This is a predicted structure of a 472-nucleotide part of an RNA (small-subunit ribosomal RNA, 3' major domain) from an uncultured bacterium. Model confidence (mean pLDDT): 82 of 100. The RNAcentral record of the full RNA draws on ENA.
Context: one part of a larger RNA
RNA sequence: UGACGGGGGCCCGCACAAGCGGUGGAACAUGUGGUUUAAUUCGAUGAUACGCGAGGAACCUUACCUGGGCUUAAAUGGAGGAGGCUUUUUCCCGAAAGGGGAUUUUCUUCGGACCUCCUUCAAGGUGCUGCAUGGUUGUCGUCAGCUCGUGCCGUGAGGUGUCGGGUUAAGUCCCGCAACGAGCGCAACCCUCACCCUUAGUUGCCAUCAGUUCGGCUGGGCACUCUAGGGGAACUGCCGGUGAUAAGCCGGAGGAAGGUGAGGAUGACGUCAAGUCCUCAUGGCCCUUAUGGGCUGGGCUACACACGUGCUACAAUGGCGGUGACAGAGGGUAGCGAGGGUGCGAGCCUGAGCAAAUCUCCAAAAACCGUCUCAGUCCGGAUUGUUCUCUGCAACUCGAGAGCAUGAAGUCGGAAUCGCUAGUAAUCGCGGAUCAGCAUGCCGCGGUGAAUACGUUCCCGGGCCUUGUACA
Numbered sequence: 001u002g003a004c005g006g007g008g009g010c011c012c013g014c015a016c017a018a019g020c021g022g023u024g025g026a027a028c029a030u031g032u033g034g035u036u037u038a039a040u041u042c043g044a045u046g047a048u049a050c051g052c053g054a055g056g057a058a059c060c061u062u063a064c065c066u067g068g069g070c071u072u073a074a075a076u077g078g079a080g081g082a083g084g085c086u087u088u089u090u091c092c093c094g095a096a097a098g099g100g101g102a103u104u105u106u107c108u109u110c111g112g113a114c115c116u117c118c119u120u121c122a123a124g125g126u127g128c129u130g131c132a133u134g135g136u137u138g139u140c141g142u143c144a145g146c147u148c149g150u151g152c153c154g155u156g157a158g159g160u161g162u163c164g165g166g167u168u169a170a171g172u173c174c175c176g177c178a179a180c181g182a183g184c185g186c187a188a189c190c191c192u193c194a195c196c197c198u199u200a201g202u203u204g205c206c207a208u209c210a211g212u213u214c215g216g217c218u219g220g221g222c223a224c225u226c227u228a229g230g231g232g233a234a235c236u237g238c239c240g241g242u243g244a245u246a247a248g249c250c251g252g253a254g255g256a257a258g259g260u261g262a263g264g265a266u267g268a269c270g271u272c273a274a275g276u277c278c279u280c281a282u283g284g285c286c287c288u289u290a291u292g293g294g295c296u297g298g299g300c301u302a303c304a305c306a307c308g309u310g311c312u313a314c315a316a317u318g319g320c321g322g323u324g325a326c327a328g329a330g331g332g333u334a335g336c337g338a339g340g341g342u343g344c345g346a347g348c349c350u351g352a353g354c355a356a357a358u359c360u361c362c363a364a365a366a367a368c369c370g371u372c373u374c375a376g377u378c379c380g381g382a383u384u385g386u387u388c389u390c391u392g393c394a395a396c397u398c399g400a401g402a403g404c405a406u407g408a409a410g411u412c413g414g415a416a417u418c419g420c421u422a423g424u425a426a427u428c429g430c431g432g433a434u435c436a437g438c439a440u441g442c443c444g445c446g447g448u449g450a451a452u453a454c455g456u457u458c459c460c461g462g463g464c465c466u467u468g469u470a471c472a
Base pairs, nucleotide, nucleotide: 001472002471003469004468005467007466008465009464010463011462012461013460015456016455019420020419021418022417023416026312028310029309030308031307032306033305034303035302042053043052064298065297067295070292072122077118078117079116080115081114089102090101091100092099093098107112124287125286127285128284129283133281134280135276136275137274138272140270145184146183147182148181149180150179151160152159153158163176164175165174166173190264191263192262193261195232196231197230198229199228200227201226204222205221206220209219210218211217235258238252239251240250241249242248314413318372319371320370321369322368323367330361331360332359335354336353339350340349341348342347379410384405385404386403387402388401389400390399426448427447428446429445430444431443432442
């Protein structure tokens, strides 16, 4: 000087408390451990691994295993070829890769394209080392810290500044002070939302006028909504109290918004030899008729078990049947597909319009009417049988969906443990990426919409000052 203390003081955070809803019990989905296996490819492992890399494993992917096969797919250089190669059609062997054969047709700018052969440790390696590295990421933590120049103090390591009194979300600001200044962080500048003005008016809108097939449909209009450009508006600016006359704090007014208006982006010096050599790049080492390259089938989907994360439930604030409203944000041409027809349904046939403010994908909970009456039920839907649909060369291993039948566990979950402070939790559906097909995951979107916070004694994590230390 740090680190640590079941030392002290001050302070903060969904840290506790106050509340609401879960997980832990059940079934299923998914990841992991373990076990099994020819292989179950590899990585990630307290917080900071475990719906993680993977934003989508039937083949491919694919790195793993089995079997049968190749020795150069691509690059550089050299040599050769014009009846050799390529293309079309086709036969035989084969699981395919590949091997063998038949048929047809043929370029040129003379460099070549194309083909054959050869050379170069040349290529290739998802082989090893993340403890050789770059780049990039997680975490402490959006915590308020981390430093420097000059000066001063100390033999020196170092200290001071960065401390003290207030204050703040903040090393934020004020005052004091052997310090005076400065930098990286904080804040602000950026984006979105909330209010107003203005510009513009189609594909958007419809107050006034007219027509109407009653649909902003048409004429018309650009007021309004909206869209997207530009501007304004909030600064403790005003008033009162308090404070040290300061910084600020408390209350009030006006205002769409009030004290950081709400949300996002933004992550200091560093820590964990944290993660990644399987994104990529790269040193070293290793393989080179194989640890390289092509193919078939299998595996990554196994299953006495254990754990994590989710989904669906156990019902009446509900289930079922009927009637029947109201979004936002996105996507769409190998696409979205209205309407019509058809099927109990998944779907199929036909097909208008739309490269989209124009067409289309497109709501559910809610509301109203009826039924069930507390049961393992008209709850719950696992599992299984069977018949189908769709995608795709191909759904056996191993896809998703529909109909009929079947109807398991489960009656609210031990110890323990998680999230959340407002348009939040809870609940309801919708969209997108990936994608032929496949979503309970992920990333977004809107609908309905709570309870509680006395407080900081305690648990956890963190910041500042101080104290002890046999630790570094």